Overview: Glycine riboswitch aptamer from uncultured Rubrobacter sp., 103 nucleotides, folded computationally. The sequence is in RNAcentral, with records from MGnify. The organism belongs to Rubrobacter, within Bacteria. The coordinates come from a structure-prediction model, not an experiment, and the mean pLDDT is 80.
RNA sequence: CCGCGGGAGAGAGUCGUCCGGGGGAUGGGGAGACCUUGUGACGGCCGCCGAAGGUGAAAGGGUCGUGAGAGCGGCCCGAAUCUCUCAGGCAAAAGGACCGCGG
Numbered sequence: 001c002c003g004c005g006g007g008a009g010a011g012a013g014u015c016g017u018c019c020g021g022g023g024g025a026u027g028g029g030g031a032g033a034c035c036u037u038g039u040g041a042c043g044g045c046c047g048c049c050g051a052a053g054g055u056g057a058a059a060g061g062g063u064c065g066u067g068a069g070a071g072c073g074g075c076c077c078g079a080a081u082c083u084c085u086c087a088g089g090c091a092a093a094a095g096g097a098c099c100g101c102g103g
């Protein structure tokens, strides 16, 4: 790196528009206000999750300045499943850190 398997968390939130299905007064018909429904698409609002990715940084280390020295100050490096929640996610599917097996 590849294949297979396992793999959590958080509203199927709400409102609007559109699309699809069903009902539908009225109408000769075309149509059709309105109601309902969908794991639908787009957008607004509120709430939340952390295990793609990304952010921060401890011990410790380096370096510069200052000081007789002990020290003090600045900058840099510095891990995570911690942290932040930018991104991403909050029915299923997909994704998924990480683990196991094989190559």
Base pairs, nucleotide, nucleotide: 001103002102003101004100005099006098011046013045014044015043016042017041018040019038020037021036022035023034026031047090048089049088053086054084056082060077061076062075063074064073065072066071